[in-house]
RNA sequence: GGAGGUAUAGCUCAAUGGUAGAGCACAUGCUUAGCAUGCACAAAGUCCUGGGUUCAAUUCCCAGUAACUCCA
Numbered sequence: 001g002g003a004g005g006u007a008u009a010g011c012u013c014a015a016u017g018g019u020a021g022a023g024c025a026c027a028u029g030c031u032u033a034g035c036a037u038g039c040a041c042a043a044a045g046u047c048c049u050g051g052g053u054u055c056a057a058u059u060c061c062c063a064g065u066a067a068c069u070c071c072a
Base pairs, nucleotide, nucleotide: 001071002070003069004068006066007065010024011023012022013021018055028040029039030038048064049063050062051061052060
């Protein structure tokens, strides 16, 4: 220098053009003498940024940014 995919909750990851979920973690409660385990319930997201298409975009298109892989 060129190519490729990735970016979503605190962490690891899903998701379909129609107002986003799971597991773990964390908070609270029950259970225990207490801890652990178990159970219940809640909270937590400008879906990397900016444009475009669309009635409607996390999803499609373009550009940018970040980290990664490959080629030279």
Molecule: transfer RNA
Organism: Vicugna pacos